[in-house]
RNA sequence: AACUUGAGAGUUUGAUCCUGGCUCAGGACGAACGCUGGCGGCAGGCCUAACACAUGCAAGUCGAACGCGUCCUUCGGGACGAGUGGCGCACGGGUGAGUAACACGUGGGAACGUACCUUGGAGUGCGGAAUAAUUCUUGGAAACGAGGACUAAUACCGCAUACGCCCUUCGGGGGAAAGAUUGAUCGCUCCAAGAUCGGCCCGCGUCCGAUUAGCUAGUUGGUGAGGUAACGGCCCACCAAGGCGACGAUCGGUAGCUGGUCUGAGAGGAUGAUCAGCCACACUGGGACUGAGACACGGCCCAGACUCCUACGGGAGGCAGCAGUGGGGAAUAUUGCGCAAUGGGGGAAACCCUGACGCAGCCAUGCCGCGUGAGUGAAGAAGGCCUUCGGGUUGUAAAGCUCUUUCGGGUGUGAAGAAGAUGACGGUAACACCAGAAGAAGCCCCGGCUAACUUCGUGCCAGCAGCCGCGGUAAUACGAAGGGGGCAAGCGUUGUUCGGAAUCACUGGGCGUAAAGAGCGCGUAGGCGGUCAGAUCAGUCAGAGGUGAAAGCCCAGGGCUCAACCUUGGAACUGCCUUUGAUACUGUCUGACUAGAAUCCGUGAGAGGGUGGUGGAAUUCCCAGUGUAGAGGUGAAAUUCGUAGAUAUUGGGAGGAACACCAGUGGCGAAGGCGGCCACCUGGCGCGGUAUUGACGCUGAGGCGCGAAAGCGUGGGGAGCAAACAGGAUUAGAUACCCUGGUAGUCCACGCCGUAAACGAUGAGUGCUAGGUGUCGGGGUACAUGUAUCUCGGUGCCGCAGCUAACGCAUGAAGCACUCCGCCUGGGGAGUACGGCCGCAAGGUUAAAACUCAAAGGAAUUGACGGGGGCCCGCACAAGCGGUGGAGCAUGUGGUUUAAUUCGAAGCAACGCGCAGAACCUUACCAGCCCUUGACAUGUCGCGCUACUUCCAGAGAUGGAAGGUUCCCUUCGGGGACGCGAGCACAGGUGCUGCAUGGCUGUCGUCAGCUCGUGUCGUGAGAUGUUGGGUUAAGUCCCGCAACGAGCGCAACCCUCAUUUUCAGUUGCCAGCACUUCGGGUGGGCACUCUGGAGAGACUGCCGGUGACAAGCCGGAGGAAGGUGGGGAUGACGUCAAGUCCUCAUGGCCCUUACGGGCUGGGCUACACACGUGCUACAAUGGCAUCUACAAUGGGUCGCGACUUCGCGAGAAGAAGCAAAUCUCCAAAAGAUGUCUCAGUUCGGAUUGCACUCUGCAACUCGGGUGCAUGAAGUCGGAAUCGCUAGUAAUCGUGGAUCAGCAUGCCACGGUGAAUACGUUCCCGGGCCUUGUACACACCGCCCGUCACACCAUGGGAGUUGGUUCUACCCGAAGACGGUCCGCUAACCGCAAGGAGGCAGCCGGCCACGGUAGGGUCAGCGACUGGGGUGAAGUCGUAACAAGGUAGCCGUAGGGGAACCUGCGGCUGGAUCACCUCCUUU
Repeated sequence: AACUUGAGAGUUUGAUCCUGGCUCAGGACGAACGCUGGCGGCAGGCCUAACACAUGCAAGUCGAACGCGUCCUUCGGGACGAGUGGCGCACGGGUGAGUAACACGUGGGAACGUACCUUGGAGUGCGGAAUAAUUCUUGGAAACGAGGACUAAUACCGCAUACGCCCUUCGGGGGAAAGAUUGAUCGCUCCAAGAUCGGCCCGCGUCCGAUUAGCUAGUUGGUGAGGUAACGGCCCACCAAGGCGACGAUCGGUAGCUGGUCUGAGAGGAUGAUCAGCCACACUGGGACUGAGACACGGCCCAGACUCCUACGGGAGGCAGCAGUGGGGAAUAUUGCGCAAUGGGGGAAACCCUGACGCAGCCAUGCCGCGUGAGUGAAGAAGGCCUUCGGGUUGUAAAGCUCUUUCGGGUGUGAAGAAGAUGACGGUAACACCAGAAGAAGCCCCGGCUAACUUCGUGCCAGCAGCCGCGGUAAUACGAAGGGGGCAAGCGUUGUUCGGAAUCACUGGGCGUAAAGAGCGCGUAGGCGGUCAGAUCAGUCAGAGGUGAAAGCCCAGGGCUCAACCUUGGAACUGCCUUUGAUACUGUCUGACUAGAAUCCGUGAGAGGGUGGUGGAAUUCCCAGUGUAGAGGUGAAAUUCGUAGAUAUUGGGAGGAACACCAGUGGCGAAGGCGGCCACCUGGCGCGGUAUUGACGCUGAGGCGCGAAAGCGUGGGGAGCAAACAGGAUUAGAUACCCUGGUAGUCCACGCCGUAAACGAUGAGUGCUAGGUGUCGGGGUACAUGUAUCUCGGUGCCGCAGCUAACGCAUGAAGCACUCCGCCUGGGGAGUACGGCCGCAAGGUUAAAACUCAAAGGAAUUGACGGGGGCCCGCACAAGCGGUGGAGCAUGUGGUUUAAUUCGAAGCAACGCGCAGAACCUUACCAGCCCUUGACAUGUCGCGCUACUUCCAGAGAUGGAAGGUUCCCUUCGGGGACGCGAGCACAGGUGCUGCAUGGCUGUCGUCAGCUCGUGUCGUGAGAUGUUGGGUUAAGUCCCGCAACGAGCGCAACCCUCAUUUUCAGUUGCCAGCACUUCGGGUGGGCACUCUGGAGAGACUGCCGGUGACAAGCCGGAGGAAGGUGGGGAUGACGUCAAGUCCUCAUGGCCCUUACGGGCUGGGCUACACACGUGCUACAAUGGCAUCUACAAUGGGUCGCGACUUCGCGAGAAGAAGCAAAUCUCCAAAAGAUGUCUCAGUUCGGAUUGCACUCUGCAACUCGGGUGCAUGAAGUCGGAAUCGCUAGUAAUCGUGGAUCAGCAUGCCACGGUGAAUACGUUCCCGGGCCUUGUACACACCGCCCGUCACACCAUGGGAGUUGGUUCUACCCGAAGACGGUCCGCUAACCGCAAGGAGGCAGCCGGCCACGGUAGGGUCAGCGACUGGGGUGAAGUCGUAACAAGGUAGCCGUAGGGGAACCUGCGGCUGGAUCACCUCCUUU
C1' cells in the first nucleotide's frame, strides 16, 4: 500500500412534453462460420449421442513368507515360470446420466470405525489337520472343469499365558501371536493414545410452477426384542393416533453443488469449461462377497438389451482411463516420446509398474510480445480516379540515393531443469558469425446512430438492412471503381450472457386522465402501533477469540530481455460460531397514565332499512248521457280507430303502477342506493357534558356478508311502458332511426345470478401544511333581539405554498410523512383457450402460450375540417333585368374513324384555350421520292470555276448543259468576306422528363391578411403582440391591455374621366370684322370648342346631432364633384409537385445515311354521337320600303383610296389627295314616316341549284363575297344553370390587331339607356373569434365488421402412438437373513458310538426383471371443425372520430349478411342552446 466509483443515442408527432416498448454503441466466450494468414511465449481444445466401439496400452509387486518346475553356475549361488501366501487393486484417472437431497456450502454436535504411520505398555510358548502347484485318469469345440494320489508356509486350526481388554446375574466367564535372516534388522499379537481418513446427527442457506392444496399406515410417537462400527422405525411385535402444510407440504418441471468465472459504480444478474474441494455414476436394473475401507470403472453373481465366438451342446464382452474408429453435429487434436523430474503401489533394498505425470505433435481457439523496414527523395513522374477542363487527388506514396538486419534462412558453440547417479524434452532455449530489403497484410466499414464521399452501372428490378429505413432514371444506403475511416495476423458475421434497462426499482419505479385502487363492508392469520417508570438483553451496537482450504481478485516486491505467465509476502474473503460488554431504540415481562378507542348521560337532523295501512292527481278499460264526422299520427304520410257513433265532453265504476309542486352542486347510507302520508320495529351519525374502562387501536392475505339494471326458477299480478315480433313509412337497400300495434319483462313473495363508465375512473387509517366565500346540522358568547362573532361535524366553489408530463389537485390533496392491503410492467393475440372453482342456465372468477407489430398510448400546441356556435363581407342569396339549357348554323372539346386525322390544355382555374386568323407555306402528322459535316454555327486544309441568266429531264427536291463581271485591306509574302470541295471535331432534334429546373402565367384574391426584433409567459411545441370594446372598404382608425416597436400587404403617391385657371394656336375653332364661287373657302383673330403642358380643387375642412370629451357615423351648407367622386395600373406570406422542356433558356437521358434535312401530295377541315362557348331567330317594342340627323376610338404607301364611268350586285376600269387634328377608310346604327296584321307569315334564314366576283403559283379535297332561285328547324325552350347594382344591364352600330384572302371569335370605341336591393333565415365563397376531433397526403381525411383468396401459428376433435407415474394382483432369478437337519464332513471334545461346528439341500418371508387389470399426467399424429394473425391495388355496406349526420360508451338481454340495432339501468371520457345557483372584477 491493498484506492476514487456511475456518459448515452436512434425510433410514435406537422411540431412538443411525457409514458412506454424495440434497437444500437461496451465487455466476455471451451465457441462456430466467411475472407485472409509471418514468428514466438503462455494457456485451452466433444458444450451434441451417459451413442456404439476394432487395436494397443492404462495395477501391479514381493524369492528377505512357501513348495514345485526349467535354465545358468565361478558350486557360494543366481535367473526365469506357473501357483500358495502378503500388501495393493476403495488411491490415482474419467464423466455429470441421476439427484431439489443433510447432495452441496457454512457453522456446530455425539453414539462410532480407521490398514499402512507415530508414541507408550505387554507378549511372541507348545501342538495339529489340510490344500494349490505337481502327477495319474477323465469330460468338453472352446471357456473351463471332475475324480484319485503327494506336499510347504508369515495359508488354516487347537491348547497355554493375559498388565491392560470384553461380557457379567458381580459369583464368574471369554479372547492373541509367525516367522524370515547375511544375526545389523524386518516382521507378528494384544492393549492404550495420537495423527490421518471416513460414517452419523443438527441450525442456517440453496431454481421455477398454486392452471400442483391438501399429503402421510412404518406413517408420528412409546415399550420390548433384533440389527449396525455407531445413534435412530434402520427392521420387527404390540400400544397410542399422531406427523407435515399457505413461513408453500405433496406433486410436476429443470438442475450435479461450491471456491470461483463473466458483467456491473455498486447492489445485483448470468454462469459452474480449464484449476481446486465435495457428491454421484461406471452398458441398464438388482444383489451381496472379500476387506481397515466397496455394495467395488479395467472384481463376483443374477436378470435385461446389444455385440462377438461356436462343433449349436454352450461360452465371451463392457473406453463416462490414454490414444484411436464409426456415428451425431456448426464444432473440438496424435492409435507420439519418457518414467529424466513430481507423485503413487509393491519391496529391507536394488528395482519393477505407473496413458497419473513430464514433454513433444495438431489447431490464430484465446491472451501477450515482435516483425513485414528506416532516412532522404517534387519533374509533385507514369498509371488510376474525379473535374467547373483551369486543375485536384492517390502522394513522399513510388522510382532513385543512403542505411539497418529484429523475425525468418545458413554455419558454429551450446545450457539450467539433477540434493550422489539418472535428461524424454533436445543439439531445444540462448549466444556468436554470414548473406540480403531481402521471405512476411489483410479484413470490415464510409445515410443517421457512428469515424469515413465521389463517379459509373441498375431503375420498387437486382439487391441492402442492427433500428429508423434505402431502390419506381441524376441512389454518399444496391453492385463496381477511385478515395477515405477503423482494427490489424487478424478482421467481420452468427450465437449466448451481463451492461446500458431506474425496462421487476433493496440501493432505485409507479397506479385521477398514459398499464395499474378490489363494487362495498365485516373480520381471521399476519404486519404495524399512544404516554411514564422498572426489569431483561432476543434484535441492535462495540471489543476479543475460532473459522472463513489452496488457487483466483487486489496491493507491494521478485523471476523469465518486456508482457502474457510464474513466484514470495500482505490485504481481502462483506459470512458463521463462541465469548465479554453497552442499553438509547424495537421486542418481552411488570407496574402506572389518559391525549387514541369504546361506554354512559342529555339533545338534534335526516328520501337510512323493514312491515302494515292509507290518500289524491293522471293514464287505460267498462257502463251511461250529450254530440257528429272525423280522430290519431308525422318532416310529409300511411298502417290504426270511427256512421255498428270514434275523437271531444259529463257522470259513475274497475284495476295496476308511480308519487307533480315542495326539490336545493339540500339530506341519509359502507357501497349498490333511498322521495306522497300515517303507525310500529330497527341501524348509523352529529353536538354538548366529561361520569366510566384504560391502548381495549389501525390495516387486513384467505374467509363471510351486502351488492343497480338485465337475466333465471316457482307462484301471483298486469294500468302504462316496452326487447322480440307484425304492419306502415323512409331508403339504392333499411333486418334501423320515425309511426301504429304488441309479448316476455317492468310490479309482489320466495330462491338464484354477482356483473356495470359498480366513477371522484382518486383503497383504508393517523398527524402536519396560507386563506376567502356559500350552504346543511348542532353548540357558545355579545348586545342595538336580529344581527355580529367564535366553535365542532358534513357538503360546494375560488385560490397561496407545494406537487404534476401537462390538464389540473390544492386542510375531504393528486402537498409533506408514517402504517397496512390491492394492483401494473409495450400493442395485438385476450380477459381469450385449456384446467380448476361457482352457477339451473346465461355465464362469472382465476388465467396463459404460439404467432405478430415498432409502435400502441397520455396531455397539451399549431393548423385543417364539422350536416358545431357567434360576428362580418361578397351579384352569395333575396328583389329585379336579360340570357344559356330546346332550333339552325359557327367554333372548341370528347368520342369514333383514319395512312395521318401533329401536340398540349382537364372541376372552379381545359373546352371562340396555345391559334392576333391550317388552300401551298405555316406543320410539328401521314404516304412517296431524295441528302448525309448536313438547311444553320465555329475551327483546319485546298480551290476561285461564284452570285446571276437561259435550256433540258423530273411531281418537285434535284441532276445535267451553256453563258458568266468577284469584292475589301495589304508591309505585295499574304489576310479577310463570299462560294465550292475534303476529312475530322461537331451541327441538328416541336424526341423524353414541367415530378430535375430558370423564366413567365393561372388561381384562392384586390381577400385583409402574412410576419419580424426586443421583452414577457410556458419544461416545450408555442403563446403574447395580431386577442378584447367600438369603428372601417381595409390588421382603417380610436380606446383598453405585458407588451413596445417594425416590415411586406391596405390606403396614398401613378394614369385616365368629370370642373376650372394659365400658357401655346396648326392641320383645330369662328364671338366680333372684312372678302367669298357661300364650303372656316380666304384675310384676320385665339374669345369659345378642342388639343396638350403646368396649376387649382375635396381635407369629414365647416355647422347640427350621435358616440365615451375618441375613432367614427347620420343630416345639412357650400361646391362641377362629398365622405375611397367613376374607371384603370398595382396582386403580401403562401397554396395547388397547378400550367408551360411545342415561345425562350436549361440539367440529365435518347437518335446520328436518322427521332436530323429537302420536296410533292395528303392530313390537322373526317362524322352515328355527347358537351362547352357563341351568332341568328322564333317576330308587331317587329319585318320591309322610303326619308333624314347626331358619335368616338382607331388605321393607311406592297397602303387608305375621294371623285368619274361601267355592272342589279360583289366588283371592275381610270384616277385626285394623303406617310396624315390637313387626304382617306367614313355610310354610323338604333331613329322618323308609311306598309304588313298574327300566319310557320312580307317572321326565320339553314340547305341546295345555277350564274358571277375578289384574293392568290393554285380556291377539288378546303376561302370570302354577289345575284337569281330554293325556303329546313324554329311559335320563347325540362331538370338545371349564367351575367349584371348606373351611364351599369339591355340594345345599337363603329374601329383595330392578325392578315394575299378569310371572324358570329378577340381587343377597343362611342350612341340610346332601365328595373331592383325588404333584408342576411337559407345556397356558394371568404375573413375574425370560439368549440370538438381518433384528421396532419389535413373530410376527396380517417376508419369498422362480414364475405372471397393465400400463408402462418393455435384451441376442440372419433381416436391412435409413445413416455412417465400410481394402485391392486400374479410370477419370483441371484442374494443375504431366519428355520430345518433326510445328505456330506480333516482339525475341537470324546476310548468309541457320537457330539459341537461347517458345507450342500430344502422351506419361509423380503426382493430386481417380467405379466394382468384399472387410474393420473405429459408429448406426437389425426378426417373434420372454431376463432386468431398477416398479406400495394377483391366484394358488401358506413358502425366510430365533428352534434360523424339516431351523441358515444359500460353491463345485460333479444334480434340481424356485416359493421350493428333495440329494450332496461348506469357514466360524461357529449356538442349546442336556455334557465338556476355559486364565484371573480367594476
This is a predicted structure of a 1482-nucleotide RNA (small-subunit ribosomal RNA) from Pararhodospirillum oryzae. Model confidence (mean pLDDT): 85 of 100. It was read from a public genome assembly. Taxonomically the source falls in Pararhodospirillum (Bacteria, Alphaproteobacteria, Rhodospirillales, Rhodospirillaceae).